[in-house]
RNA sequence: CCCGAUAAAGGCAAACUCGUCGUGAGGCGAGGACGCAAAGCCGCAGGUCCGCGGGGGGAAAGAUCCCCAACGACGGCUGGGCUGCCGAAG
Repeated sequence: CCCGAUAAAGGCAAACUCGUCGUGAGGCGAGGACGCAAAGCCGCAGGUCCGCGGGGGGAAAGAUCCCCAACGACGGCUGGGCUGCCGAAG
């Protein structure tokens, strides 16, 4: 350095609930633990989600719905970059 133990010390916190911000995806705080060896940080590439605007359609000028899709969201979707605790076997 690779690697990741029925090791040691710890760490993070899914779903859900309450509060709050947001059109929304979702974020933040508290509770709570499904899990995580980077479930620490970064939207660079891919992916998924939202939907300013446009188009379609429609009984009416107009809803629901469908398509494209700005800005945006997700790091616990994959890859990548940076940093990091410990030291069994190999």
Description: c-di-GMP-I-GGC riboswitch aptamer from a Bacillota bacterium, 90 nucleotides, folded computationally. The source organism's lineage runs through Bacteria, Bacillati and Bacillota. It was read from a public genome assembly, where an Rfam model found it. Its mean pLDDT, the model's own confidence on a scale to 100, is 84. Its Rfam family is "c-di-GMP-I-GGC riboswitch aptamer". Clan: c-di-GMP_I riboswitch clan.